[in-house]
Context: one part of a larger RNA
RNA sequence: GGAUGAACGCUAGCGGCAGGCUUAACACAUGCAAGUCGAGGGGUAACAGGGUUUAGUUUACUAGAUUGCUGACGACCGGCGCACGGGUGAGUAACGCGUAUACAAUUUACCUUUUACAGGAGAAUAGCCCAGAGAAAUUUGGAUUAAUGCUCCAUGGUAUUAUGAAGUGGCAUCACUUUAUGAUUAAAGAUUUAUCGGUAAAAGAUGAGUAUGCGUCCUAUUAGUUAGUUGGUGAGGUAACGGCUCACCAAGACAGCGAUAGGUAGGGGUCCUGAGAGGGAGAUCCCCCACACUGGUACUGAGACACGGACCAGACUCCUACGGGAGGCAGCAGUGAGGAAUAUUGGGCAAUGGAGGCAACUCUGACCCAGCCAUGCCGCGUGCAGGAAGACGGCCCUAUGGGUUGUAAACUGCUUUUAUAUAGGAAGAAACUUUUCCACGUGUGGAGAGCUGACGGUACUAUAUGAAUAAGCACCGGCUAACUCCGUGCCAGCAGCCGCGGUAAUACGGAGGGUGCAAGCGUUAUCC
Numbered sequence: 001g002g003a004u005g006a007a008c009g010c011u012a013g014c015g016g017c018a019g020g021c022u023u024a025a026c027a028c029a030u031g032c033a034a035g036u037c038g039a040g041g042g043g044u045a046a047c048a049g050g051g052u053u054u055a056g057u058u059u060a061c062u063a064g065a066u067u068g069c070u071g072a073c074g075a076c077c078g079g080c081g082c083a084c085g086g087g088u089g090a091g092u093a094a095c096g097c098g099u100a101u102a103c104a105a106u107u108u109a110c111c112u113u114u115u116a117c118a119g120g121a122g123a124a125u126a127g128c129c130c131a132g133a134g135a136a137a138u139u140u141g142g143a144u145u146a147a148u149g150c151u152c153c154a155u156g157g158u159a160u161u162a163u164g165a166a167g168u169g170g171c172a173u174c175a176c177u178u179u180a181u182g183a184u185u186a187a188a189g190a191u192u193u194a195u196c197g198g199u200a201a202a203a204g205a206u207g208a209g210u211a212u213g214c215g216u217c218c219u220a221u222u223a224g225u226u227a228g229u230u231g232g233u234g235a236g237g238u239a240a241c242g243g244c245u246c247a248c249c250a251a252g253a254c255a256g257c258g259a260u261a262g263g264u265a266g267g268g269g270u271c272c273u274g275a276g277a278g279g280g281a282g283a284u285c286c287c288c289c290a291c292a293c294u295g296g297u298a299c300u301g302a303g304a305c306a307c308g309g310a311c312c313a314g315a316c317u318c319c320u321a322c323g324g325g326a327g328g329c330a331g332c333a334g335u336g337a338g339g340a341a342u343a344u345u346g347g348g349c350a351a352u353g354g355a356g357g358c359a360a361c362u363c364u365g366a367c368c369c370a371g372c373c374a375u376g377c378c379g380c381g382u383g384c385a386g387g388a389a390g391a392c393g394g395c396c397c398u399a400u401g402g403g404u405u406g407u408a409a410a411c412u413g414c415u416u417u418u419a420u421a422u423a424g425g426a427a428g429a430a431a432c433u434u435u436u437c438c439a440c441g442u443g444u445g446g447a448g449a450g451c452u453g454a455c456g457g458u459a460c461u462a463u464a465u466g467a468a469u470a471a472g473c474a475c476c477g478g479c480u481a482a483c484u485c486c487g488u489g490c491c492a493g494c495a496g497c498c499g500c501g502g503u504a505a506u507a508c509g510g511a512g513g514g515u516g517c518a519a520g521c522g523u524u525a526u527c528c
Stems, first nucleotide, its partner, number of pairs: 001528004006524005013380006019373002021338001026336003030333003035080003040077002043073002047071003050067007087291003096216008106208002111204007119153004129142005157185001159184011189196003217263003224254003229251008266288004270281004293314005316327004344370001346369003352366001353364004383414004393405002396403002420464005428455001431452001434449006472517005477498003483512005493500002
């Protein structure tokens, strides 16, 4: 000098863009953060409409009862999603990450392309109803019912396996290819009739898994380490290879090019600094990994050993009728604690993206916005021109003549960014959706019309008024730009280093003056 997720002191006008618990992976009140589909199903708790019926003396109207008939729809069965998105960095020195490859050792829901198919039958169960247990969480028994839920048979290809045949390679054990027979193994419908879905197989795309070479912090005041350990055979297991697991056999494997042990730590793209080489960092944003109160386990599923799923154990908190139960903010806000220190229990799904749905649409603390904070970067302003009696005033200086503050002020003229007030007022919607017409082999496309904006009456524009609404902080001995007076008297104090202060202190404290930066300026901390 540069830099920072900074903090502290003094000060503070506006805007744009960014950033905002670095500490306790400490504990958490409350609300929200993952649902959706009635075009899968039985149905009808609520709402709306209709029908039937009864009552109010009557058409009408009102009220009650009833009816899934319709729009819809609580709970329930079923499908898809919940493995994404969001958070954190505790663990991890590792094929974790980076980079380069490999899988003839693998898998992949939704999506795209292609081929073939979708025949028949059955048994249940939730809900509803009835009867119970319990303070609650929850739960038991009976009866009854549906499906794109479940089961069986048939057909069919694929795959696996058993037996046989043929061919190729090989000296042979054997390996590979083709083929025959047997065994096991598919499907689902819906409706507004045009679509959407279902099953099997092949390919693509995407995602995932596995393996290998190289690179990846410190310590030798850690020198030996290792029994599933290293390898083989066989078996099991897996989507798949493999001591991944097991039985048997052999005795190997790693290590001074640092094994093992200990310490520290998520890795990278990047960021800071530097002429570079290097050194330092790993906030925001992006990629990968790991974790979800602590430890363990599997289930479901295309995918998890699953943050807002399950089970067990533990610690902690809460409820209880003492018999027993409930919970997990390292999601967004917010609270306590810790700390030098870090924000609102805000608005909206209008846009972008995601889930479900034919769609309308619903959900979305992802996201888009607003609020707070000079935390940073950038931009703008706090006026401009004239004006000498060089005014007054200075706890200012002085040689007492004057000098300086100083064109500074007063005064005159001008301007109006910003602030204030009034009026107008966006783009973001060329999208999405609805609808009309046209084109088209399909996918779909073209034109027109109407609807939808949280931000927001915001940005922006115009007008009005009037200098009106706006300057501080640090320093002035040398390094280092900037000097005098008074007070103090090795005291009080200053200080980054050298050093100042013991009676004329440009170094302490105050004043006047000056210098440097400026809505900031200094100090502290850390890095180059």
This is a predicted structure of a 528-nucleotide part of an RNA (small-subunit ribosomal RNA, 5' domain) from an uncultured Bacteroidota bacterium. Model confidence (mean pLDDT): 82 of 100. The full RNA is in RNAcentral, with records from ENA.